Record summary: Predicted 3D model of a 111-nucleotide RNA (TPP riboswitch aptamer (THI element)).
C1' cells in the first nucleotide's frame, strides 16, 4: 500500500397470506393455520371501489432466489396456504464508510 475480513457506524430494498364464522360498506369483527415477519396508528373512496401514507416488528443489500415480472404458471403435497420440485445458468432487484486481525508486498533496525 493490495487483497480477505469480525465487528461497528450510516444508508438503502421489500413483503405481510390461507381458510372458517359473523357482518353488508366498516377497506369491518372473531377464531384457526403457516411463516422470520401477518402489528399499531392515519387519510381517501360510499360504490363496479377494494387503495394510499406513517410508525414498528422481520428479513434482504451484487457471494444479491429478501423480493418483484412470468403468473390467477406447471407438478406433488396440504382443510387452504406454507412447504418440496420445476420454470430457474430467465428478466429485474437495494452499498457507502470506518476498522481488530490474516495474508502478500515495501521500507528501516537487529543478528
Nucleotide at each position: 500500500g493490495a487483497c480477505c475480513c469480525a465487528u461497528c457506524c450510516c444508508c438503502g430494498g421489500g413483503g405481510g397470506a390461507g381458510c372458517g364464522c359473523u357482518g353488508a360498506u366498516g377497506c369491518a369483527g372473531c377464531g384457526c393455520u403457516u411463516g422470520a415477519g401477518a402489528g399499531g396508528g392515519g387519510g381517501g373512496c360510499c360504490g363496479c371501489a377494494g387503495c394510499c401514507c406513517c410508525c414498528g416488528a422481520c428479513c434482504c443489500g451484487c457471494u444479491g432466489a429478501a423480493c418483484c415480472u412470468g403468473a390467477u404458471c406447471c407438478g406433488g403435497u396440504u382443510g387452504a396456504a406454507a412447504c418440496c420440485g420445476g420454470c430457474g445458468u430467465a428478466g429485474g432487484g437495494a452499498g457507502g464508510g470506518a476498522g481488530c486481525g490474516g495474508c502478500c508486498g515495501c521500507a528501516c533496525c537487529g543478528g
Model confidence (mean pLDDT): 76 of 100. The sequence was found by an Rfam model in a public genome assembly.